[in-house]
RNA sequence: GCUUUAUCGAGAGUGGUGGAGGGAAAGGCCCUGCGAAACCACAGCAACCGGUCCGCACGGGCGUCAGGUGCUAAUUCCUGCCGCUUGCGGCGAAGAUGAGGU
Numbered sequence: 001g002c003u004u005u006a007u008c009g010a011g012a013g014u015g016g017u018g019g020a021g022g023g024a025a026a027g028g029c030c031c032u033g034c035g036a037a038a039c040c041a042c043a044g045c046a047a048c049c050g051g052u053c054c055g056c057a058c059g060g061g062c063g064u065c066a067g068g069u070g071c072u073a074a075u076u077c078c079u080g081c082c083g084c085u086u087g088c089g090g091c092g093a094a095g096a097u098g099a100g101g102u
Base pairs, nucleotide, nucleotide: 001102002101003100004099005098006097007096008095013042014041015040016039017038021031022030023029026079027078028077043072044071045070048068049067050065053061054060076094080091081090082089083088084087
């Protein structure tokens, strides 16, 4: 990189360095010198993998615990299609993350 599969309406930030950008892409809309990206430190959230405990087992629960990831503005910020009295419901595309495969 490609691929399979699960999830994506909840949750969680301060400081330092840094200096203008950032929110995947395009268009909106938004964030940003009351300081963007990035990096570092510490903290936190969550519970996908791992572990503990319950359970005969399938499977499920608890929980955050030596550990591996991930995440800490806005629904995945919004966007397509279908249905319904317009804001909801269903489906999908793309993307993100985890766990497998190649």